Molecule: small-subunit ribosomal RNA
Organism: metagenome
């Protein structure tokens, strides 16, 4: 721009203006206006003007009168679940104005009321009374057929009836208007009229099918079903109405509720179905609610009457007016729906001969992006990849050719021209043709001439200008195209569904960037899909929701073999209808498309009528296989009564005995000396039936167990014979149905809910003991329910096998029982094909098929409420909803766990042997304190642990003083060498000052110039953080655990996750090996390789060593010599179950012997898989983010890390005679030493101190080892025992020992006498005692780290504690038992039930009043047409009345909805209680 659409809510209320009038060619009258005429009056002397007027003509206009029409067109969609709507049909039960066709006919009268005039009433709306008049107004009478009434007779039809035909009766009209001819009467010509036929449109009426929910409506119906009789419509017909009869409708859903107009058709879908009835089109229905007829062809009337009622409006208060769900509008309500527009030009309608005239149907026009369709918002070039954003790994990278810039185009837009078609007709005049007597009107056709467009001066179209007028919206975790920064920090928020945010957010809000569509894009609602998630196409019921507890059986469904007939179902062919529009294919018009429109097919259906008969269905004949009946057998806890038995319990008697019994884990309660338990013997008296007994038997389920005996009801098997489909299956219904409760009556031995006591425990309203009452037993009712289970409905056919019970028969075999083979029915395991999700199931299917029934559709609420129904109750059966959750749930894997099994191993128990736990002391932690008392580490895996060494320093803490490019790194400029020596303030750091001193390299004669390194000074990068984050990380460590495991490749099984190997049977320290196995290999892990050590060879021999020789000393490897010994370190051997017997599977190995320094990994060490604990460390280092920058860096002084009511780890040292103390004697390793170890000598009581020889070490030194042994004392004691504490005096060591060191010497002499519940460590050179050394260090060890010496004692065993492995089981766990997860309370919210009741809706009933009005009665009143001379009749009307009868009213109940004090349970909530 174009084409469509626009109150989905209040069928709420309406202001205003329109929306059905029209004919003067029906008809009387009113009035214009022109012209003739006639009279009148004024003006003038007249002509003549000018008013009024009368009558005729000629054009208008119009109030009534009378005709059509107004019953259509417009409009809602309340009501209606059918008087409706769709399709198919009747109508022999009907109507149809206007139109078409063919017939007939129109003759003769007469009375009236509008208007109009007179005279009132009223505020109006209107309206009385008197008088005149016309007609296509009404009347009356003639006539009239093939119309109507009834009668007759003839034909047809199966009937109702129909067709033709006789005579009798009965009923019409406007010859009116208009033209045209006549002088008229009349003639014509058109419209019109009656009356009868017919087509046509339209309606009525009736029938069959078809469409909605709810059975928590299951009986409904009295005109109600049907006859007669009469009434009544166009028109059958209970429409009506009297009478008679008792029917009718219903499980195929009557009656009741709830909803809704129906339909073509729209949406949506592969389709079937599902959902919808806007727009246009057909019907219908209803016009403020409700009745109600009246006029008409038609109406029970939207823009008509009449009553009733609610509102709203006038009013003079006396009485009137109104109905937008008609087009605009308006208020109201809503989330939300348009102008109080133009024209009748077109198209259609109504009148009208016509010209018209009226049409808010309609044609347009506005107005909403509210839906579809097209178009543009510019094309191409253009890289310095500008600028700026945004980001960065700081190199860039990306918006991005995008812009700028340059050439271009003009659709759109905006000026100015031009411009169809949408018009067909109408009027005039000419002319032909028909009709006529007519050249007339009419009609049909030609010709000219005039005219007719709201849209709009629009579509389209030409010129000109200029890139100029024109982009948005929503997303970016996954589903779902599309990614990053910073902001925030479980906050603010997203959120369709998962879910996203707790300091690195692709999920939140910003921004850059991308992604999608586009003048639209998101969103919210409804529909349909995906949803095989109601399964008809097309689902299922073992265990996921789901088989009825079982039968006997109605109704229904389904049903054997074979003729024959028939044609309802099927199939076929033709017919008629399935309006049009829509949708589909083919064209055509707008420039394209939406939009129009032309053709064609199709329109599943329904209906008539022809055929065919295979199948199913009906009728019939026959048949035996399914089913039954007969006849012989047989098995059984099948099922009712009766009767009857033995062990047992228990309780009575009694008789024997005495102190317990019982009873449990252990114990009481409990019984017994008044004689129990135990034991004989008799009695009582209930109840249940051991052994047989069995995945054995019957039974439809429940269920059924001593014999017997009576009565019965199934089932198998064998035989022939007889019925001949009789059958299966079942909605209801009708029975049966375990336990347990119920009623009544009875019994009651044991046993045993309740209860009662005793234990147990934290508690035990339980388990566990003693007692014990209903019930358990009968007998007749009632309940009707269970995991009533194979969690698996009946029934029938088919479809491999094995092995094993039962009950039967046939064959073989035998003398016979056994025994083997066949079959049958029943009952089990395993098991192919096949099914299953997967366990599994498999002829006893959960196969593969039929045919039938019952059920199911997410979890919770809930099998619950409420209503029914059954029940004596208890209850049971049938059954929801709100609400709320993403989940609930089946089977399987893997792992975890388990007061689940099985098998092992470990100082894990056990055996032992020594300790802590008590006391001092040291050490660390905790706590408290404090200006700090820096920090980190907290079950095992923190705690003498980071620290292997805090007086200053470390030092990260805290006080005060100080610095700001900084203590420390690079990088620029500038100045000096660097440095060394002092002075003065000051705690010091620092801050001023002197004095010395001028060096290396390199170029250059030289003068200088230039580098390097240190310093100072100055400006900016920027250093610096023991600041946080170990839950942002590398690295490293601990731990499970030096446990024996952890996987993976190929293949194989399983849909899958997975599993096989790896498990299994032996064996090891060992997933070590060794067999077997769908597994075959392989890797990290073990073990070996490597270090120490334990034996030997060998080579070497100083600083070790000394056996021979020599020398030498008071003595000494002191010396020469040597290199055998020890020893030292290098290189070898040795040890492999290698041999040997048993054993074991002929195996791996195990056991024991042999030899041998060692034996079975000789003994120790280093070596720690996948993988856990967000396990520990930003404070060893390193490093992301984040945080401070005159301070959270950096220096100093000095004090904290050493505090001390107090608790807790780990150590030391004790407590003492296996000891202390003295005093004498012996014997080791493996370290360390130059800013060091330091002899020997002296000195001192000692620490220690002078001294320094030797040593850079198999040389010297530290350096005396010490428990031992010998010998004396000591004598059981707070001690000659312990040593803390305290006082005092000393030594070091280092600026410095006050806070706050180590040692020594006097004195002091404190808990403490072997430690409570707990709890450690250790299986051999070990534990235990015993000293030595080393690192850390100026100095400090009761820590730590290692030597060595001396040297035990114990282990039956794996039941328990603790950890650990392999297997196997259950599991509702998977952050995996520290797991998960229930109920009551308590609080908070929400929906719901009950509920004394209150309050409104609603649909009937009864009864009462009783508008309007039809219809009947009456009609003494009144009264034009017609009959009568007249009286008077006839026909009418008002009036009055009767039936019926809306609204009202009164009752009682029904049914739905709200609200209710209080009560019930549900659901849902943060980390509440038990």
């Nucleotide at each position: 721009g174009g084409c469509g659409u626009g109150c989905c809510u209040a069928a709420c209320a309406c202001a205003u203006g329109c929306a059905a009038g029209u004919c003067g060619a029906a008809c009387g009258g009113a009035u214009u206006u022109a012209u003739g005429u006639g009279a009148u009056g004024u003006a003038g002397c007249a002509a003549u003007a000018c008013a009024a007027u009368a009558c005729a003509u000629a054009a208008g206009u119009u109030a009534g009168u009378g005709g059509c029409g107004a019953a259509c067109g417009g409009g809602u969609g309340a009501g209606u679940a059918u008087u409706a709507c769709a399709u198919a049909g009747g109508u022999a039960a009907u109507c149809u104005a206007c139109c078409u066709u063919c017939g007939a006919g129109a003759u003769a009268g007469g009375a009236a009321c509008a208007a109009c005039c007179c005279a009132g009433g009223g505020a109006a709306a209107c309206u009385u009374g008197g008088g005149c008049u016309a007609a296509u107004g009404c009347c009356u009478a003639a006539u009239a057929g093939g119309a109507c009434c009834a009668c007759g007779a003839a034909g047809c039809g199966g009937g109702a009836g129909c067709u033709u035909u006789g005579g009798g009766g009965u009923g019409a009209a406007a010859g009116g208007c208009a033209g045209g001819g006549g002088c008229a009467a009349c003639c014509u010509u058109g419209c019109g009229c009656u009356u009868g036929a017919u087509g046509a449109u339209g309606a009525g009426c009736c029938u069959a099918u078809g469409g909605c929910c709810u059975a928590u409506c299951a009986g409904c119906u009295a005109g109600u079903u049907g006859g007669u009789g009469a009434g009544g419509u166009a028109a059958a017909a209970g429409c009506u109405u009297a009478c008679c009869a008792a029917g009718g409708c219903g499980a195929a859903g009557a009656c009741g509720g709830g909803u809704a107009a129906c339909c073509g058709g729209c949406c949506u879908g592969a389709g079937a179905g599902g959902g919808c009835g806007a727009a246009c089109g057909g019907u219908c229905a209803c016009a403020c609610u409700g009745g109600g007829a009246c006029u008409g062809a038609g109406a029970c009337a939207c823009g008509g009457c009449c009553c009733a009622g609610a509102c709203u409006c006038c009013u003079a208060c006396g009485g009137g007016a109104g109905g937008c769900a008609g087009c605009a509008g308006u208020g109201a309500g809503g989330a939300a729906u348009u102008u109080u527009c133009c024209g009748c030009a077109a198209u259609g309608g109504g009148c009208g001969c016509a010209a018209g005239c009226c049409u808010g149907a309609c044609g347009g026009a506005g107005c909403g992006a509210c839906g579809c369709c097209g178009c543009g918002u510019g094309a191409g070039g253009g890289a310095u990849g500008a600028a700026g954003g945004c980001u960065u790994u700081c190199g860039g990278g990306u918006c991005g050719u995008a812009a700028a810039c340059c050439u271009c185009u003009u659709u759109u837009g905006c000026a100015a021209g031009g411009g169809g078609a949408a018009a067909a007709g109408g009027u005039u005049u000419g002319u032909a043709u028909g009709c006529u007597a007519a050249u007339a009107c009419c009609a049909u056709g030609u010709a000219a001439a005039c005219u007719u467009g709201a849209u709009g001066g629009u579509a389209c179209u030409u010129u000109g200008c200029g890139a100029a007028u024109a982009a948005g919206c929503c997303c970016c975790g996954g589903c779902u195209a599309a990614c990053u920064a910073c902001g925030u920090g479980c906050c603010a928020g997203c959120a369709g569904c998962c879910g996203c945010g707790g300091u690195a957010a692709u999920a939140c809000g910003u921004a850059g960037g991308g992604g999608g569509c586009g003048a639209g894009c998101g969103u919210u609602g409804u529909c349909c899909g995906g949803a095989a998630u109601u399964a008809c196409u097309g689902g299922g019921c073992g265990u996921a929701a789901a088989g009825g507890g079982c039968g006997u059986g109605u109704a229904g469904g389904c049903g054997g073999u074979u003729g024959a007939a028939u044609a309802a179902g099927u199939c076929u062919g033709a017919u008629g209808u399935g309006a049009a529009a829509u949708g589909c294919c083919g064209g055509a018009g707008c420039u394209c498309a939406a939009c129009u429109u032309c053709g064609g097919a199709a329109u599943g259906g329904c209906a008539u009528u022809g055929g065919a008969a295979a199948c199913u269905g009906u009728u019939u004949g026959a048949c035996u296989g399914g089913a039954g009946u007969u006849c012989g057998g047989u098995a059984g806890g099948g099922g009712u009564g009766a009767c009857u038995g033995g062990a047992a319990u228990u309780c009575c008697u009694g008789g024997u005995g005495u102190a317990a019994c019982g009873g449990u884990g252990a114990a009481a309660u409990g019984u017994g000396u008044a004689g129990a338990u135990a034991u004989c013997a008799g009695g009582a008296g209930g109840a249940a039936c051991a052994c047989c007994u069995g995945u054995g038997g019957c039974g439809a389920a429940g269920g059924c167990g001593g014999g017997u005996c009576a009565c019965u009801g199934g089932g198998c098997c064998g035989u022939a014979a007889c019925u001949g489909a009789c059958g299966c299956u079942g909605a209801g219904a009708c029975g049966c149905g375990a336990a347990a409760g119920c009623g009544u009556g009875g019994g009651u031995a044991g046993c045993a809910a309740a209860u009662a006591g005793g234990a147990u425990u934290a508690g035990a309203u339980a388990c566990c003991c003693u007692g014990g009452u209903a019930g358990u037993c009968c007998a007749c009712g009632c309940u009707g329910u269970a995991a009533a289970c194979g969690a698996u409905g009946a029934g029938u056919g088919c479809u491999a096998g094995g092995c094993g019970g039962u009950g039967g028969u046939g064959g073989u075999a035998u003398c016979g029982a056994c025994g083997c083979c066949a079959u049958c029915a029943g009952u089990g395991c395993c098991g192919c094909a096949g099914u299953g999700a997967a366990c599994a199931c498999g002829a006893u299917a959960a196969g593969c098929a039929c045919u039938c029934c019952g059920c199911c559709u997410g979890g919770g609420g809930a099998g619950u409420a409420c209503g029914g129904u059954c029940g004596c109750a208890a209850g049971a059966u049938u059954a929801a909803a709100a609400c709320u959750c993403a989940a609930a749930g089946g089977a399987a894997u893997u792992g975890a766990c388990g007061g689940g099994g099985g098998c092992c191993c470990g100082c894990a128990c056990a055996a032992g042997c020594g300790g802590u736990g008590g006391a001092g002391u040291a050490u660390g932690u905790g706590g408290u304190u404090u200006a700090a008392u820096u920090u980190g580490a907290c079950g095992a895996u923190a705690c003498g642990c980071g620290a292997g060494g805090a007086a200053c320093c470390u030092u990260a803490c805290c006080u005060g003083g100080u610095c700001u490019u900084g203590a420390c790194a690079u990088g620029c400029a500038a100045g000096g060498a660097a440095g060394u020596c002092g002075g003065u303030g000051g705690a010091a750091a620092c801050a001023c000052u002197g004095a010395u001193g001028u060096g290396c390299c390199c170029a250059g004669c030289a003068a200088u110039g230039g580098g390097a390194g240190c310093c100072u000074u100055g400006a900016c990068a920027c250093a610096g953080g023991u600041g946080g984050u170990g839950c942002a990380u590398g690295g490293c460590u601990g731990u499970c655990g030096u446990c024996a495991g952890c996987u993976c490749g190929u293949g194989u099984c399983g849909u899958g996750a997975g599993a096989u190997g790896u498990u299994g049977g032996g064996u090891u320290a060992a997933g070590u090996c060794c067999c077997g196995c769908a597994a075959c290999g392989a890797g990290c892990g073990c073990a070996a390789c490597c270090c120490c050590u334990a034996u030997u060879g060998u080579u070497a021999g100083u600083u070790a060593c000394c056996a021979u020789c020599a020398c030498g000393u008071a003595a000494u490897g002191g010396u020469g010599g040597g290199u055998a010994c020890u020893c030292u370190a290098g290189c070898g051997a040795g040890a492999c179950u290698g041999c040997c017997g048993g054993u074991g599977a002929c195996a791996a190995g195990c056991c024991g012997g042999a030899g041998g320094a060692a034996g079975g990994u000789g003994g120790g060490g280093a070596u720690g898989a996948c993988g856990u604990c967000a396990a520990g460390u930003c404070a060893u280092c390193a490093c992301g983010c984040c945080c401070c920058u005159u301070a959270u860096g950096a220096c100093c002084a000095g004090g904290g890390c050493c505090a001390c009511a107090c608790a807790c780890g780990u150590a030391c040292u004790a407590c003492a005679a296996u000891g202390c103390a003295c005093g004498g004697a012996a014997u080791a390793g493996a370290c360390g030493g130059a800013a060091g170890c330091g002899a020997a000598g002296c000195u001192g009581c000692g620490a220690a101190g002078c001294g320094g020889a030797g040593c850079a070490a198999a040389u010297c030194c530290u350096a005396c080892a010490a428990a031992u042994c010998c010998g004396u004392g000591c004598c059981a004691a707070g001690u000659u025992c312990a040593g803390a504490u305290c006082g005092g005096g000393g030594a070091c060591u280092g600026c410095a020992a006050c806070u706050c060191g180590u040692c020594c010497c006097c004195g002091u002499g404190a808990a403490g006498c072997u430690g409570g519940a707990a709890u450690c460590g250790c299986u051999a050179g070990u534990a235990a005692a015993c000293g030595c050394g080393g690192a850390u260090c100026a100095g400090c060890a009761u820590g730590c780290c290692g030597c060595g010496u001396u040297g035990a004692a114990u282990a039956c065993g794996u039941u328990c504690u603790c950890g650990g492995g392999c297997c196997u089981u259950g599991u509702a766990c998977a952050c995996a038992c520290c797991g998960c997860c229930c109920g009551u309370c308590a609080c908070a919210c929400c929906a719901u039930g009950g509920g004394a009741g209150c309050c409104g809706a609603u649909a009937a009933c009864a009864c009462c009043c009783g508008a309007a009005g039809c219809c009947g009665g009456u009609g003494a009143g009144c009264u034009a047409a017609c009959c009568g001379c007249a009286a008077g009749g006839g026909g009418g009307c008002a009036g009055c009345u009767g039936u019926c009868g809306a609204a009202g009213g009164u009752g009682g109940g029904g049914u739905c909805g709200g609200u209710g004090a209080c009560u019930g349970g549900g659901g849902u909530g943060a980390a509440g209680u038990c």